[in-house]
RNA sequence: CCGUGCUAGGCGGGGUGCUAGCGGUGCCCUGUACCCACAAUCCGCUCUAGCGGGGCUGAAUCCCCUCCCGAGGGGCACAGGCCCCGGGGUCAGCGCCUCAUGCGCGACGUCGAUCGUUCGGUCCCUAGGCGAUGAAGGCCCGUGAACCAGGUCAGGUCCGGAAGGAAGCAGCCUUAAGCGGUCACCUCCAGGCGCCGCGGGAGCACCGAACAGGAGUCGCACUAUGGUGGCCGCGCCCCGGGUACCGGCUUCGACGGGGGGUGCACGG
Numbered sequence: 001c002c003g004u005g006c007u008a009g010g011c012g013g014g015g016u017g018c019u020a021g022c023g024g025u026g027c028c029c030u031g032u033a034c035c036c037a038c039a040a041u042c043c044g045c046u047c048u049a050g051c052g053g054g055g056c057u058g059a060a061u062c063c064c065c066u067c068c069c070g071a072g073g074g075g076c077a078c079a080g081g082c083c084c085c086g087g088g089g090u091c092a093g094c095g096c097c098u099c100a101u102g103c104g105c106g107a108c109g110u111c112g113a114u115c116g117u118u119c120g121g122u123c124c125c126u127a128g129g130c131g132a133u134g135a136a137g138g139c140c141c142g143u144g145a146a147c148c149a150g151g152u153c154a155g156g157u158c159c160g161g162a163a164g165g166a167a168g169c170a171g172c173c174u175u176a177a178g179c180g181g182u183c184a185c186c187u188c189c190a191g192g193c194g195c196c197g198c199g200g201g202a203g204c205a206c207c208g209a210a211c212a213g214g215a216g217u218c219g220c221a222c223u224a225u226g227g228u229g230g231c232c233g234c235g236c237c238c239c240g241g242g243u244a245c246c247g248g249c250u251u252c253g254a255c256g257g258g259g260g261g262u263g264c265a266c267g268g
Stems, first nucleotide, its partner, number of pairs: 001268006009057003012030005020046005034054003038050001063261006072252005078247001080245001081243003085240005091235001093234002095231003098227004104220005116211007123201003128196004133190002136187003140181004149174004157166003
């Protein structure tokens, strides 16, 4: 080196999930790779970590180690994106409001505008007066007593020889307490009522009057420009949170490629 027969090994692997952990059933990736049986209210095991039974291959394309590439999965939340997430700032932006100026229209103004000065009022405290309102009472009206209120008292009763007298029911009239009404008038009371008025206070704003002075003042609409103007709805900026979409970092890593390693017996 060749031939024959064997043996270790191999006949898929990986991610994720589950688990104290490992492997499998599950889901996904890779891509073609023996069969049967078990498994999610799980199944089988224990760091040499699927068990059991059968079959094929077999020392190399095939088994073992290592390096490269890298499908795909997991993690972080670093930059960007997005959020019907939160807070803040207030900027040469947008929006709304406001103010000023300008243009236009109108009104007032030399029969005196704006501004100024003085006085008074509106405001607050405090005795008082008048009025209004409301409550109560009086006055007024109505009603109102079987007897225990009044008057008149038919009939009847009682006294009397009579004349006459007495008490008195019903009826009628009247009235007390009470009840109801009217509230014109009277009395008294009440108070976030109004007016007048004495004294004091406050004096920002508004109103009125007088004086001085001599030409502006106000309203509406529009658009434009502007403001150490306002709001913070949007944009922007700052801080924080979420998501994992595109990137980034990290981790595992199939398939594929490179390099290396691994037997036994017999015969030639």
A computed fold for a 268-nucleotide RNA from a soil metagenome, annotated as Bacterial large signal recognition particle RNA. Its Rfam family is "Bacterial large signal recognition particle RNA". On this family, see Rosenblad et al., Nucleic Acids Res 2003: "SRPDB: Signal Recognition Particle Database". From the family's description: The signal recognition particle (SRP) is a universally conserved ribonucleoprotein involved in the co-translational targeting of proteins to membranes.